[in-house]
Molecule: transfer RNA
Organism: Defluviitaleaceae bacterium
């Protein structure tokens, strides 16, 4: 210096043009003598920034920025 991967809820991850989901965690309840396990329901993301394409962009494209790997 060049090339490739990843960034999405608090955590760990799915979704790859058409109103953003799942497990855990959190909160309410319901079950218990009472915790824990188990049942029902809620609540949280301008998707890692700016910009371009597009009737619509988390998704495509440029730069960036952070992390990680590879080659010089």
């Nucleotide at each position: 210096g060049c090339u490739c991967u990843c960034a999405u809820a608090a955590c760990u991850c799915a979704g790859g043009g058409g109103u953003a989901g799942a497990g855990u965690a959190c909160c309410u309840c319901c079950u218990u003598g009472g915790u824990a396990a188990g049942g029902a329901g809620g609540a949280a993301g301008u998707c890692g920034g700016c910009a371009g394409u597009u009737c619509a962009a988390a998704u495509c494209u440029g730069c960036u920025u952070g992390a990680g790997a590879g080659c010089u």